[in-house]
RNA sequence: AUGCCGUAUGGGGAUGGAGUCCCCCAAUAACCGCCCCGGCCGGGCUGAUGACUCCUACCGCAAU
Numbered sequence: 001a002u003g004c005c006g007u008a009u010g011g012g013g014a015u016g017g018a019g020u021c022c023c024c025c026a027a028u029a030a031c032c033g034c035c036c037c038g039g040c041c042g043g044g045c046u047g048a049u050g051a052c053u054c055c056u057a058c059c060g061c062a063a064u
Base pairs, nucleotide, nucleotide: 009026010025011024012023013022016055017054018053019052020051021050033045034044035043036042
């Protein structure tokens, strides 16, 4: 210096926060939604979750 393995730690999982669980990555990474368009430009659409629960924001309906 390089490769492999293990441990610890950290990071990430299309818009906020918390808990639990799951998954991915090792910084050259994981991750960065979908549709239309040959591609780009441009236009349109869904969801605050990776999953569950709760809170906040937003949207729809109903009641007071």
This is a predicted structure of a 64-nucleotide RNA (Fluoride riboswitch aptamer (crcB RNA motif)) from a Candidatus Zixiibacteriota bacterium.
Its mean pLDDT, the model's own confidence on a scale to 100, is 76.
The source organism's lineage runs through Bacteria, Pseudomonadati and Candidatus Zixiibacteriota.
It was read from a public genome assembly, where an Rfam model found it.